[in-house]
A computed fold for a 72-nucleotide RNA from an Acidobacteriota bacterium, annotated as transfer RNA. It matches the Rfam family "tRNA". The family's RNA type in Rfam is transfer RNA. The organism belongs to Acidobacteriota, within Bacteria. The prediction has a mean pLDDT of 84.
């Protein structure tokens, strides 16, 4: 040089056209003599970046950029 895969919460990771979630962390309160624990509640997302297709894109197409793998 090509060819596959991967980018979504601080972190691990679902969601595959019709309003973005879980575990976990994080912070507030119950609960305790305190402390973990536990229960409860809240915050935190331009869904890698720029087009393009639909009434509608996280999702389909193109191109870049980042990483892993692979063949010359």
């Nucleotide at each position: 040089g090509c060819c596959u895969c991967u980018g979504u919460a601080g972190c691990u990771c679902a969601g595959c056209g019709g309003u973005a979630g879980a575990g976990u962390g994080u912070c507030u309160g119950a609960u305790u003599c305190g402390u973990a624990a536990u229960c409860a509640g809240a915050a935190g997302g331009u869904c890698g970046u720029g087009g393009g297709u639909u009434c509608a894109a996280u999702c389909c197409c193109c191109a870049c950029c980042a990483g892993a793998g692979g063949c010359u």